[in-house]
RNA sequence: ACCUUAUCGCGAGUGACGGAGGGAUGGGCCCGAUGAAGUCACGGCAACCGGCGGAAAACCUCCGCAAGGUGCCAAAUCCCCCAGCACGCGUUCACGCAAAGCUGACAGAUAAGGA
Numbered sequence: 001a002c003c004u005u006a007u008c009g010c011g012a013g014u015g016a017c018g019g020a021g022g023g024a025u026g027g028g029c030c031c032g033a034u035g036a037a038g039u040c041a042c043g044g045c046a047a048c049c050g051g052c053g054g055a056a057a058a059c060c061u062c063c064g065c066a067a068g069g070u071g072c073c074a075a076a077u078c079c080c081c082c083a084g085c086a087c088g089c090g091u092u093c094a095c096g097c098a099a100a101g102c103u104g105a106c107a108g109a110u111a112a113g114g115a
Base pairs, nucleotide, nucleotide: 002114003113004112005111006110007109008108013042014041015040016039017038021031022030023029026080027079028078043073044072045071048069049068051065052064053063054062055061077107082104083103084102085101088097089096090095091094
């Protein structure tokens, strides 16, 4: 790097070093010298895997705990991009626009498993 499955409108930050970028990509819109990325320390969130306890509980399922393995701690995966639908607006009247309406797809992230 690839494949499968599940989840993605909840939640959770301070300090030190650092010194201009960051939010994946294109567009938009934001965050940032009242200090970005990154590194370290400590803290927290969550409950995917594992563990422990409970439900007649071996399997499956559900609930709880949380000191193990990951993950995460601005904004819905920040929004849109493709297809369909709805609403609205414009006009040359059958087309155009739409950037927090709905559904799905694509892409992405994370976990567990696989080749």